[in-house]
RNA sequence: GCAGGUCAUUGAGCGAUCGCUUGUGUUUAUCACAAGAGGAAAGUCCGGGCAGCACAGGAUAUGGUAGUUGUUAACGACAACCGGGAGUGAUCCUAGGGAAAGUGCCACAGAAACGAAACAGCCUCUUUACGAGGCAAAGGUGAAACGAGUGGGGUAAGAGCCCACAGUCAGCUAUGGUGACAUAGAUGAGAGGUAAACCCUACCAGCUGCAAGGGGCCUACGUCUGCUUAAUGCAGUGGUGAUCCGCCAGUAGGUCAAUAACCGCUUGAUCAUAUAGGCAACUAUGUGACUAGAUAGAUGACCGCUCACGACAGAACCCGGCUUAUAGAUGAUGUGCCUCA
RNA sequence: GCCAGAGUAGCUCAGGGGUAGAGCAGAGGACUCAUAAGCCUUUGGUCGCAGGUUCAAUUCCUGCCUCUGGCACCA
Numbered sequence: 001g002c003a004g005g006u007c008a009u010u011g012a013g014c015g016a017u018c019g020c021u022u023g024u025g026u027u028u029a030u031c032a033c034a035a036g037a038g039g040a041a042a043g044u045c046c047g048g049g050c051a052g053c054a055c056a057g058g059a060u061a062u063g064g065u066a067g068u069u070g071u072u073a074a075c076g077a078c079a080a081c082c083g084g085g086a087g088u089g090a091u092c093c094u095a096g097g098g099a100a101a102g103u104g105c106c107a108c109a110g111a112a113a114c115g116a117a118a119c120a121g122c123c124u125c126u127u128u129a130c131g132a133g134g135c136a137a138a139g140g141u142g143a144a145a146c147g148a149g150u151g152g153g154g155u156a157a158g159a160g161c162c163c164a165c166a167g168u169c170a171g172c173u174a175u176g177g178u179g180a181c182a183u184a185g186a187u188g189a190g191a192g193g194u195a196a197a198c199c200c201u202a203c204c205a206g207c208u209g210c211a212a213g214g215g216g217c218c219u220a221c222g223u224c225u226g227c228u229u230a231a232u233g234c235a236g237u238g239g240u241g242a243u244c245c246g247c248c249a250g251u252a253g254g255u256c257a258a259u260a261a262c263c264g265c266u267u268g269a270u271c272a273u274a275u276a277g278g279c280a281a282c283u284a285u286g287u288g289a290c291u292a293g294a295u296a297g298a299u300g301a302c303c304g305c306u307c308a309c310g311a312c313a314g315a316a317c318c319c320g321g322c323u324u325a326u327a328g329a330u331g332a333u334g335u336g337c338c339u340c341a
Numbered sequence: 342g343c344c345a346g347a348g349u350a351g352c353u354c355a356g357g358g359g360u361a362g363a364g365c366a367g368a369g370g371a372c373u374c375a376u377a378a379g380c381c382u383u384u385g386g387u388c389g390c391a392g393g394u395u396c397a398a399u400u401c402c403u404g405c406c407u408c409u410g411g412c413a414c415c416a
Base pairs, nucleotide, nucleotide: 001337002336003335005333006332007331008330009329010328012306013305014304015303017301018300020036021035022034023033024032025031038312042323043322045321046320047319048318049317050209051208052207053206057245058244059243060242062205063204064203065202066201067081068080069079070078071077082096083094084093085092086091097200098199102198103197104194105193106192114147119139121135122134123133124132125131149165150164151163152162153161168189169188170187172185173184174183175182176181213263214262215256216255217254218253219252220251221250224236225235226234227233237249238248239247240246270289271288272287273286274285275284276283277282307310342412343411344410345409346408347407348406351365352364353363354362359396367383368382369381370380389405390404391403392402393401
């Protein structure tokens, strides 16, 4: 210098005028002051808070997750590590339990698609053929061929049939590690693929979503109804619910208030910073800050100056993640190649 | 705002791992003096898009895009 990787930041700025939403204070005409979209506010794909049904309980069904250890309010998220794969490398990808429980499927081609069998072939016998028997090494088909390669022995021909070496898998032992796992040793075995097919194993999950949900006070009867003196029990009604069990239970009148209202609604697993712990995700403590809250829905219009000339895009109960969209600009830190000293 | 469902030929719909069909519509032929109906033949598909699993994906899984439907307060 060129190419490529990882992590992070930013997302035009300043000023004037006129408006809009919310809050506070004066005042009743209004005025003043303060604050006013995002990293994704989006998709609604996961998880939680919160609210109602009972305080969310048991069994079955159904759904989800799937290496290990940790982080967390929780998760299918995140971190570190293990195994596998890609790259010269920095680094990146990984739905990664079980096919040595059972069932299903493996089109076409091929002799044969998991049951074992034998098309061409090799060998033996004989009655010499279109016969009987033995074999599975070499052929072609296919995504995949019976599932351990090379060499030797062996045989009529052959074959893990036997042997040596190398390799695979399973459980066992030892060592290291919290663990997934790694290394070594001896023993045994011959087992196709597919679980984002059914299924098995382990673990998790009650349902509905702020369009959830919520009036205050007083009086009478009653503690849902019937049987029962009461309690308990039995039967029934309604609610919860995918089903069964279990669990729960009000009715009437008056008054206040006035409603497309009000509450829920924004102070929160919040943000900034410092210190400490941890490889990290993250956590603890101290100090400081308050930072939209509408309900036809505000956050805009215009002018001036500057520059690199401005992308994707607009809150609606809140929060943690993931995914998707995004013009450009900036910083940090590795890597490969070339050149020069 | 929240919750569901669906995208396959021009239109309406089947197909739920083995290379995609039906009806109507369109084109041609034959019939008829001519037209229609009926008859024969035939065209037409990125199975919404992109990844993944698998030998193989319209079908199974994931993420996007588009369309459709439902849900409120009045105690």
Two RNAs folded together computationally: RNase P RNA and transfer RNA, 416 nucleotides in total. The coordinates come from a structure-prediction model, not an experiment, and the mean pLDDT is 77.